Overview: Two RNAs folded together computationally: RNase P RNA and transfer RNA, 412 nucleotides in total. The prediction has a mean pLDDT of 77. It holds a member of the Rfam family "Bacterial RNase P class A". About the family: Ribonuclease P (RNase P) is a ubiquitous endoribonuclease, found in archaea, bacteria and eukarya as well as chloroplasts and mitochondria.

[in-house]
RNA sequence: CUCGCAGGCCGGGUGACCGCGGGCCUCUCCACCAGGAGCGGCUCGAGGAAAGUCCGGACACCGCAGGGCAGGACGCUGGGGAUACCCAGGCGGCGAAAGCCGACGGAAAGUGGCACAGAAAGGAGACCGCCAGCGGCAUAGCUCAUGAGGUGCCGAAGGUAAGGGUGAAACGGUGGGGUAAGAGCCCACCAGCGCCGUGGCGACACGGCGGCUAGCCAAACCCCGUCCGGUGCAAGGCGAACAGGCUCCGUAGACGCUGCCCGCCGAGGAGCUGGGUAAGCCGCCCAGAGGGAUGGUCAUCCAAGACAGAAUCCGGCUUACAGGCCUGCUACGGAA
RNA sequence: GCCGACGUGGCGCAACUGGUAGCGCACUCGACUUGUAAUCGAGCGGUUCGGGGUUCAAGUCCCCGCGUCGGCUCCA
Numbered sequence: 001c002u003c004g005c006a007g008g009c010c011g012g013g014u015g016a017c018c019g020c021g022g023g024c025c026u027c028u029c030c031a032c033c034a035g036g037a038g039c040g041g042c043u044c045g046a047g048g049a050a051a052g053u054c055c056g057g058a059c060a061c062c063g064c065a066g067g068g069c070a071g072g073a074c075g076c077u078g079g080g081g082a083u084a085c086c087c088a089g090g091c092g093g094c095g096a097a098a099g100c101c102g103a104c105g106g107a108a109a110g111u112g113g114c115a116c117a118g119a120a121a122g123g124a125g126a127c128c129g130c131c132a133g134c135g136g137c138a139u140a141g142c143u144c145a146u147g148a149g150g151u152g153c154c155g156a157a158g159g160u161a162a163g164g165g166u167g168a169a170a171c172g173g174u175g176g177g178g179u180a181a182g183a184g185c186c187c188a189c190c191a192g193c194g195c196c197g198u199g200g201c202g203a204c205a206c207g208g209c210g211g212c213u214a215g216c217c218a219a220a221c222c223c224c225g226u227c228c229g230g231u232g233c234a235a236g237g238c239g240a241a242c243a244g245g246c247u248c249c250g251u252a253g254a255c256g257c258u259g260c261c262c263g264c265c266g267a268g269g270a271g272c273u274g275g276g277u278a279a280g281c282c283g284c285c286c287a288g289a290g291g292g293a294u295g296g297u298c299a300u301c302c303a304a305g306a307c308a309g310a311a312u313c314c315g316g317c318u319u320a321c322a323g324g325c326c327u328g329c330u331a332c333g334g335a336a
Numbered sequence: 337g338c339c340g341a342c343g344u345g346g347c348g349c350a351a352c353u354g355g356u357a358g359c360g361c362a363c364u365c366g367a368c369u370u371g372u373a374a375u376c377g378a379g380c381g382g383u384u385c386g387g388g389g390u391u392c393a394a395g396u397c398c399c400c401g402c403g404u405c406g407g408c409u410c411c412a
Base pairs, nucleotide, nucleotide: 001333002331004329005328006327007326008325009324010323012301013300014299015298016297017296018295020045021044022043023042024041025040027038028037029036030035047307051318052317054316055315056314057313058312059232060231061230062229066262067261068260069259071228072227073226074225075224076089077088078087079086080085090104091102092101093100094099105223106222110221111220112217113216114215127164128163129160130159131158134155135154136153137152138151139150142149143148144147172190173189174188175187176186177185191213193210194209195208196207197206198205199204236282237281238280244273245272246271247270248269249268256264257263275411276410302305337408338407339406340405341404342403343402346361347360348359349358355392363379364378365377366376367375385401386400387399388398389397
């Protein structure tokens, strides 16, 4: 230099003119007051994601936040108030490295599944093949010699799982010994499991020994551990106006607290219809409501401007995003 | 704004405990008919909303996104 990796930041700037919303001030008008309208001035006015609403919290109500079941969320270790997030570490995978990614407890607790193919899909199984022995047949062209040996074929009952074949997966892998043929049958190394020792808070790592092996799926049910009461600002409170009718449920306990049961509470509740109010106020915010403002034109500069617009607030995650800046790191590379 | 449900041929719907994606209507061709309809026979038509993951295997299970639909707003 180039390629790459990680972290952080910006995401149009400046000026002029016109405009929108909030707050404050001056003046004018309306109004008994409260207050309202208008001209003008000053000042403030979207984001890193405001988004998705996926988590958690604040806050509010359900009388208190009750018991059990069901249900849900999470899942290596340590820490952070909680978490699906963050930091550090372990293990596994990818990469040459910097580094990145990981729903990463348990399959010797139990149940279930493994279609098709295949002999057999879990303590299974023998289709082809291989094998010593047995029985039968054949054998001039193998030997001795007319019947044996050997060889070949067939048959029943066995041995075997090396090889072939099926499959995503075939009961450890590779090599050697061994055997009639074979096989952890034996041995070496490797993988896995169990025990012991050492180091570490721990996940785990390293070393030794052992019997020789125990398939995969828990984003299948489940087991284990931790956590979770429900509803969400359209929660909820206040005010103004109107305050009628019908049906049903209910002190033999409705409605509600919770999906169910127990338990608690204790008088109203549900539906339909007629009516009233409504750009009501608070909750609500140094952007901020009316669920509605935050913009446009021109000039100029540059790298030529992407994704996208608050609605109770805060933290995290995820998703979308043109282009650009800064810092640190790597070298399978190139140059000096 | 908050909460919930759904997405499969052109349309309406199935698909159990994950194992070859089907049914009806529609469409095309043929038969019947003088012709049409009806009827009968045959056929075409799907990246199961998009992407990723788990698994040997995904319409189905999990995650992210997109779209559609529904419910909830004062007093009495």